[in-house]
Molecule: FMN riboswitch aptamer (RFN element)
Organism: Pontimonas sp.
RNA sequence: UAACGUUCUCCGGGGUCAGUGCAAAUCUGAACCGGCGGUGAAAGUCCGCGACCCGACUGCAAAGAAAUUUGUUGGCGGUUGAUGGGGUGAAAUUCCCCAACCGACGGUAAAAGUCCGGAUGAUAGGAGACGUGG
Numbered sequence: 001u002a003a004c005g006u007u008c009u010c011c012g013g014g015g016u017c018a019g020u021g022c023a024a025a026u027c028u029g030a031a032c033c034g035g036c037g038g039u040g041a042a043a044g045u046c047c048g049c050g051a052c053c054c055g056a057c058u059g060c061a062a063a064g065a066a067a068u069u070u071g072u073u074g075g076c077g078g079u080u081g082a083u084g085g086g087g088u089g090a091a092a093u094u095c096c097c098c099a100a101c102c103g104a105c106g107g108u109a110a111a112a113g114u115c116c117g118g119a120u121g122a123u124a125g126g127a128g129a130c131g132u133g134g
Stems, first nucleotide, its partner, number of pairs: 001134001003132005009126002016030004031114002033103002035049004044101002053078003057074001059072005083099005105117003
């Protein structure tokens, strides 16, 4: 000290006031929030990854006379939002100024990025320890 292996641990923020209404933290006006790696310099909007959703396959379990159905494990494939202008600079869609925009699924007395739920879950990934190793 690159890389690899084992192991342990950590790992998402945000609804306040007013209006309308039988009813809204869901609508309207203002408010608030921004996972992980990368990038010539710091990113919700660049390049990727993850969560969510879909699919076939796969192992297991349950039901069934069977066909098959349901649940679940695993990796794989697919889908998946949004930015411009100006400034500084060697370098910035990342900083500064201005003005914008975006946000899974199910639930709900009424439509949700912010409430409740799957989730005391899962994962990208981060840090540590030990080992292999040049």